[in-house]
Context: one part of a larger RNA
RNA sequence: GUCCGCGAGUUAUUGUUGGCAGCAAGGUUAAGGGUGGUCUCCACCUGGAGCCGAAGCGAAAGCGAGUGCGAAAUGUGCGUUCAGUUGCCGGCAAUAGACCCGAAGCCGUGUGAGCUAUCCAUGGGCAGGUUGAAGUCGCUGUAACAGGCGAUGGAGGACCGAACUUAUGAGGGCUGAAAACCUCUAGGAUGACCUGUGGAUUGGAGCGAAAGACUUAUCAAACUCGGUGAUAGCUGGUUCUCCUCGAAAUAACUUUAGGGUUAGCCUGCACGAAUGCUCGCCGCGGAGGUAGAGCACUGAAUGGAAUAGGGGCCUUACCGGGUUUCCGACGCCAAUCAAACUCCGAAUACCGCGGCAGUCACGUGUGGAGAUAGACUGUGGGGGAUAAGCUUCAUAGUCAAAAUGGAAACAGCCUAGAUCGCCAGCUAAGGCCCCUAAAACCGGUUCAGUGACUAAGGAUGUACGAUCGCUAAAACAGCUAGGAUGUUGGCUUAGAGGCAGCCAUCAUUUAAACAGUGCGUAACAGCUGACUAGUCGAGCGAUUGUGCGCCGAAAAUGAUCGGGACUAAACCGGUUGCCGAAGCUGCGGAUUUCCAGGACCUUCGGGUUCUGGGAGUGGUAGAGGAGCGUUGUAUUUGCAUCGAAGCGCGAGGGUGACCGAACGUGGAGCGGAUACAAGUGAUUAUGCGGAC
Numbered sequence: 001g002u003c004c005g006c007g008a009g010u011u012a013u014u015g016u017u018g019g020c021a022g023c024a025a026g027g028u029u030a031a032g033g034g035u036g037g038u039c040u041c042c043a044c045c046u047g048g049a050g051c052c053g054a055a056g057c058g059a060a061a062g063c064g065a066g067u068g069c070g071a072a073a074u075g076u077g078c079g080u081u082c083a084g085u086u087g088c089c090g091g092c093a094a095u096a097g098a099c100c101c102g103a104a105g106c107c108g109u110g111u112g113a114g115c116u117a118u119c120c121a122u123g124g125g126c127a128g129g130u131u132g133a134a135g136u137c138g139c140u141g142u143a144a145c146a147g148g149c150g151a152u153g154g155a156g157g158a159c160c161g162a163a164c165u166u167a168u169g170a171g172g173g174c175u176g177a178a179a180a181c182c183u184c185u186a187g188g189a190u191g192a193c194c195u196g197u198g199g200a201u202u203g204g205a206g207c208g209a210a211a212g213a214c215u216u217a218u219c220a221a222a223c224u225c226g227g228u229g230a231u232a233g234c235u236g237g238u239u240c241u242c243c244u245c246g247a248a249a250u251a252a253c254u255u256u257a258g259g260g261u262u263a264g265c266c267u268g269c270a271c272g273a274a275u276g277c278u279c280g281c282c283g284c285g286g287a288g289g290u291a292g293a294g295c296a297c298u299g300a301a302u303g304g305a306a307u308a309g310g311g312g313c314c315u316u317a318c319c320g321g322g323u324u325u326c327c328g329a330c331g332c333c334a335a336u337c338a339a340a341c342u343c344c345g346a347a348u349a350c351c352g353c354g355g356c357a358g359u360c361a362c363g364u365g366u367g368g369a370g371a372u373a374g375a376c377u378g379u380g381g382g383g384g385a386u387a388a389g390c391u392u393c394a395u396a397g398u399c400a401a402a403a404u405g406g407a408a409a410c411a412g413c414c415u416a417g418a419u420c421g422c423c424a425g426c427u428a429a430g431g432c433c434c435c436u437a438a439a440a441c442c443g444g445u446u447c448a449g450u451g452a453c454u455a456a457g458g459a460u461g462u463a464c465g466a467u468c469g470c471u472a473a474a475a476c477a478g479c480u481a482g483g484a485u486g487u488u489g490g491c492u493u494a495g496a497g498g499c500a501g502c503c504a505u506c507a508u509u510u511a512a513a514c515a516g517u518g519c520g521u522a523a524c525a526g527c528u529g530a531c532u533a534g535u536c537g538a539g540c541g542a543u544u545g546u547g548c549g550c551c552g553a554a555a556a557u558g559a560u561c562g563g564g565a566c567u568a569a570a571c572c573g574g575u576u577g578c579c580g581a582a583g584c585u586g587c588g589g590a591u592u593u594c595c596a597g598g599a600c601c602u603u604c605g606g607g608u609u610c611u612g613g614g615a616g617u618g619g620u621a622g623a624g625g626a627g628c629g630u631u632g633u634a635u636u637u638g639c640a641u642c643g644a645a646g647c648g649c650g651a652g653g654g655u656g657a658c659c660g661a662a663c664g665u666g667g668a669g670c671g672g673a674u675a676c677a678a679g680u681g682a683u684u685a686u687g688c689g690g691a692c
Base pairs, nucleotide, nucleotide: 001692002691003690004689005688006687011096012095013094014093015092016091017090018089019088020087021086022085023084026052027051028050032046033045034044035043036042037041056063057062066078067077068076069075099237100236102234106227107226108225110223111222117201118200119199120198121197122196123195124194125193126191128160129159130158131156135152136151137150138149139148140147164188165187166186169184170183171182172181203219205215206214240627241626242625243624244623245622250263251262252261253260254259265370266368267367268366269365270364271363272362276360277358278357280356281355282354283353284352285351286350292344293342294341298338299337300336302334303333304332309327310326311324312323313322314321315320374399375398376397377396378395379394380393381392382391383390405414406413419589420588421587422586424585425584426583430579431578432577433564434563435562439576440575441574442573443572444571445570451566457551458550461548462547463546464545465544466543467542468541469540470539478535479534480533481532482531484508485507486506489503490502491501514529518527519526590617591616592615593614594613595612596611597610598609599608600607601606628681630678631677632676633675634674635673636672637671638670639669646665647664648663652659653658
């Protein structure tokens, strides 16, 4: 892992609510006792103690359909009108482990120092080699000491290095040979050394040359059993079927934010309401300060003219005067901006009334919930960077809880809301060359495979416009020729001759020709342009708008529009068809609910059933209804050695849970109906046990 078996809302008490039943202004017994039986128990009788109800109000005295407050009230609070009570069965709550499994932990009683930490007692161990302290002796030396030299001597948490002990580095091992090892290497190796045996100290305690280390593979509080089913606002799991309805992810409060309580939203029941209700539409009447706009206020903010005032300069003994490329208030003119500006001011939305239309979608009470993590898309905003599959509001939709068709694939986009069946039809979005169901035509555009990713910016791409200019008195482009003279203009400069720079930019001859557009020279020279003529012979040039294209355009395994392919099978506009869904229609069936009619039953409230018609029948959490199956009990009725249960297979039947003939196996019990009671249903809990 698979299969088989086991595995989770139970039980008790109390309360509340619904159904059913008994009795009813009453209802009911509890413990106990008695009788009987099939005697752990059951049935009947008894037991009226007690409890609930029939009257309340007040703190109470107390009064009483009233009473409290109060001096009082035509005041006000609570009452007076409506039947309860007991039992059984269901829903829910409370208290208990309370649907099941799951902590880390807390406390108590004990057991541990055969590992390890420290200590005590008593034993054991340390190859070999080196170094050579004190002391001593001799010689020397000193006035005597001191000192020196040579021997001797054998000290040391001394040196090197085995055993022993430790564990530095590396490699291996890492489902190991081993739940800490192996190999090489390394530290200590007469010491605070290593070690045997016996003994001592322990759980908030021991022991610790101190690492929170160690205390039997367990240590920031051991192990064992118990309190114990600790608690878990947390995670996981929670077992058959069909039918009806069907949410929420919001508000307020919360030591509250992934939990709750109440409200909103769902569901069951009862009652009320058609003079009611409102998804819509129309009319009338309202309040408003948004979008927009504006500058009248509050602020922001640009330019101009004018000007008070100020600064600078000049003048002046003082008073004062003059002047200005300066600054410049208020006011004026022109032009702007605003969520916290408004002289203005919509559309919508909202409220009320009336009408139309619709149909119960409405209201009240009460039983039961779930939900209070939302997501994306469009629109209007805030935050952010007019970032985010970002965040936070509002509003609408979808998903959530919604399948189908489209978007290649794709919860939140587009289409459309699936009761079931059909080898019938029509459509939606989207499509119609092939994959792949269905297509053709007309007018234009694009040449980029644009289509099939993007910007600023750039460009004689191309199509269609608009405006202006030149042009048969010959334009534009090309070709041929000219492009001169005063003059090398003046200045500057070493030089400056059209062409470093500054100033001026005239005149002449001309068809035309600049005191020169660029290249060039040291300066000249040289080339060229403007300008003019000839040649040629029909359009040329500039600005601007729109459509579709081009460049801009770089990413890591092989590319691509879904693919093939396409010059339309691309794009824009138009026309007529077709395809296309679980939408709509057709035919048939089921079911819910409402209406009408019939039959049967009735406690007269209604119930069951049949026929016809209308409207429905996606669904998570969840509410409600109806059933299937398992085990047992009671009553009743059956089957079985001519073969029970179980097992295998499964004709056939039912909307489903399921039922089930025949056959085989098996070898002794087992069904149907009605009612009752539950240890009553498993693909999931890293579930538990077994088998493989």
The part of an RNA shown here (large-subunit ribosomal RNA, domain II) has 692 nucleotides and comes from an uncultured Verrucomicrobiota bacterium. The sequence was found in a public genome assembly. Its mean pLDDT, the model's own confidence on a scale to 100, is 85. Its Rfam family is "Bacterial large subunit ribosomal RNA". A reference for the family is Yusupov et al. (2001), "Crystal structure of the ribosome at 5.5 A resolution", Science.